This is a predicted structure of a 119-nucleotide RNA (SAM riboswitch aptamer (S box leader)) from Oceanobacillus salinisoli. Of the family's consensus pairs, 91% are formed in the model. The organism belongs to Oceanobacillus, within Bacteria. The sequence was found by an Rfam model in a public genome assembly. Model confidence (mean pLDDT): 78 of 100.

[in-house]
RNA sequence: CUCUUAUCAAGAGUGGCGGAGGGAAUAGGCCCUGUGAAGCCCGGCAACCUCAAAGCAAGGACAACCUAGCUUUUGACGGUGCUAAAUCCUACAGGUCAUCACGAUCUGGAAGAUAAGAG
Numbered sequence: 001c002u003c004u005u006a007u008c009a010a011g012a013g014u015g016g017c018g019g020a021g022g023g024a025a026u027a028g029g030c031c032c033u034g035u036g037a038a039g040c041c042c043g044g045c046a047a048c049c050u051c052a053a054a055g056c057a058a059g060g061a062c063a064a065c066c067u068a069g070c071u072u073u074u075g076a077c078g079g080u081g082c083u084a085a086a087u088c089c090u091a092c093a094g095g096u097c098a099u100c101a102c103g104a105u106c107u108g109g110a111a112g113a114u115a116a117g118a119g
Stems, first nucleotide, its partner, number of pairs: 001119008013042001015041003021032003026091004043083003048079002050076003053072004058067003087111001092108006
């Protein structure tokens, strides 16, 4: 970098350093920010992986037991991640409603983020 699967309206600081931008990209909007942006550190959140417990069912074994799998719950030493606003909102397609017109709403898609696995 590409592919697959899952998730994305919950949650998380009145801390330190820093010193002007930030909210992925393009466009439009709307916001945050010297009452201190990004970034770094610390703290915190969460539970994808991991570990532990209970249960289910499959295979092997006379049995004890072993192997890989699934579900639920609780927790958190570890690998990541996250820590304004729905992934801040819209953009493409379709449904419903409404209109002179702008539009509202729902579903899906695209793009993106994160994790796990594969190449």